[in-house]
Context: one part of a larger RNA
RNA sequence: UGACGGGGGCCCGCACAAGCGGUGGAGCAUGUGGCUUAAUUCGAUGCAACGCGAAGAACCUUACCUGGGCUUGACAUGCGGAGUUUAGUCCCUGAAAGGGGAUGGCCGCAAGGCGAUCCGCACAGGUGCUGCAUGGCUGUCGUCAGCUCGUGCCGUGAGGUGUUAGGUUAAGUCCUGCAACGAGCGCAACCCCUGUGUCUAGUUGCUAAUUUUAAUGUAAAUUGGAAUGCACUCUAGUCAGACUGCCUGUGAAAAGCAGGAGGAAGGUGGGGAUGACGUCAAGUCAGUAUGGUCCUUAUGCCCAGGGCUGCACACGUGCUACAAUGAACGGCACAGUAGGACGCUAAACCGCGAGGUGGAGCAAAUCCGCAAAAACCGUUCGCAGUUCAGAUUGAAGGCUGCAACUCGCCUUCAUGAAGCCGGAAUCGCUAGUAAUGGCGCAUCAGCUACGGCGCCGUGAAUACGUUCCCGGGCCUUGUACA
Numbered sequence: 001u002g003a004c005g006g007g008g009g010c011c012c013g014c015a016c017a018a019g020c021g022g023u024g025g026a027g028c029a030u031g032u033g034g035c036u037u038a039a040u041u042c043g044a045u046g047c048a049a050c051g052c053g054a055a056g057a058a059c060c061u062u063a064c065c066u067g068g069g070c071u072u073g074a075c076a077u078g079c080g081g082a083g084u085u086u087a088g089u090c091c092c093u094g095a096a097a098g099g100g101g102a103u104g105g106c107c108g109c110a111a112g113g114c115g116a117u118c119c120g121c122a123c124a125g126g127u128g129c130u131g132c133a134u135g136g137c138u139g140u141c142g143u144c145a146g147c148u149c150g151u152g153c154c155g156u157g158a159g160g161u162g163u164u165a166g167g168u169u170a171a172g173u174c175c176u177g178c179a180a181c182g183a184g185c186g187c188a189a190c191c192c193c194u195g196u197g198u199c200u201a202g203u204u205g206c207u208a209a210u211u212u213u214a215a216u217g218u219a220a221a222u223u224g225g226a227a228u229g230c231a232c233u234c235u236a237g238u239c240a241g242a243c244u245g246c247c248u249g250u251g252a253a254a255a256g257c258a259g260g261a262g263g264a265a266g267g268u269g270g271g272g273a274u275g276a277c278g279u280c281a282a283g284u285c286a287g288u289a290u291g292g293u294c295c296u297u298a299u300g301c302c303c304a305g306g307g308c309u310g311c312a313c314a315c316g317u318g319c320u321a322c323a324a325u326g327a328a329c330g331g332c333a334c335a336g337u338a339g340g341a342c343g344c345u346a347a348a349c350c351g352c353g354a355g356g357u358g359g360a361g362c363a364a365a366u367c368c369g370c371a372a373a374a375a376c377c378g379u380u381c382g383c384a385g386u387u388c389a390g391a392u393u394g395a396a397g398g399c400u401g402c403a404a405c406u407c408g409c410c411u412u413c414a415u416g417a418a419g420c421c422g423g424a425a426u427c428g429c430u431a432g433u434a435a436u437g438g439c440g441c442a443u444c445a446g447c448u449a450c451g452g453c454g455c456c457g458u459g460a461a462u463a464c465g466u467u468c469c470c471g472g473g474c475c476u477u478g479u480a481c482a
Stems, first nucleotide, its partner, number of pairs: 001482002003479003007476007015466002019429005026320008034311002042053002064306007073123001077122006088103006105114003125295002128293003134289001136284003139280001141278001146185006152161003165176003191272004196240002199237004205230002210227007243266001246260005322422001326381006339368002343362002348357003388419001393414007435458007
């Protein structure tokens, strides 16, 4: 100087407390361990591995296993030689890959040249090893408020001071003081989205007023279409707006704090992006790059089939439930994000349905997916293993795709298991949040999505407080630790 303490002081954080909902029990999905296996490829392992790499394992992917093959090689460059042997087409063999055979290119009169091929040599190739040789990227402490430097001063020196102190803040944020005075990386602000308004623009968006038209109606009027218009909504650009600016109190005439006014918004308005010096020889040689090392008729390459999906078991993360704040049936209303050409696919028709036929429109504010669901209204059920729950199994179908046996998803009928709210323990969340309801997208032929990333609807409860648990910051103290 640090680190540590079941030392002290001050302070913070869904850390506890106060609340709400879960996990741990059940079934299933998914990942992992273990076991098994010819193989169940590899990596990730406290927090910070375990719905993780994987934003898609039937073949492919694929790295694993078994078997069949190739050897300048699936791919690149160069050199030497051969010379029409090549691409393509056809035949035989084969599970395919491969092997065997036939025909056989372009320019040029020709000589010859070009391209491919074959032979040979340099070399290719390796998801082989080492993340404890590395780059790059990432996680984590932690969006915590810290980490340092120049000059000066103090100390023999390591080093200290500044950065401590009194206040204050979300903040080393700011103020005051001080042998310090300044500065840098962080904080904050600048960036994006969102909340209010002005202006500009008006199609594919909108339709108030006006005109017109069709249907219904005796009429009043209602509904639909068209014109018109850019008022409104919206779209997307511009500018304004919030700064403790104003007032009162408090405080040290400070920084600030408390309250108030005005305001769409008030004290960082809400959310995001942004991660200092460093720590963990943290993670990744399997994303790529790369040193070293190893393989070179194989640890390289091609193919078929299998495996990654195995199942006495254990754990993590989820979904669905155990019901009446519910289930079923019928009626009826209101979104937003985002996607579409080998695509999204309307109307109409067929089918109980998955789906099929069909093909209008749309490279899309124009057309399509599009039905939002919970909510609300009505009826049935009456507390039961049930009109709860839906696992499992049987049968019949649909779709994608060379191909659904291992091993896809969906539909219908039948079947109807465990489960009556879960031990010890443990997790998330402070507001448009939790909880709950649906919708969209990426990957993708299809799908194991109940996962991931987003979007909107409905929409709470609680916080006395900081004694305790966990993590962190500053000062101080002890130490046989570095």
Small-subunit ribosomal RNA, 3' major domain from a metagenome, 482 nucleotides, folded computationally. It matches the Rfam family "Bacterial small subunit ribosomal RNA". The prediction has a mean pLDDT of 82.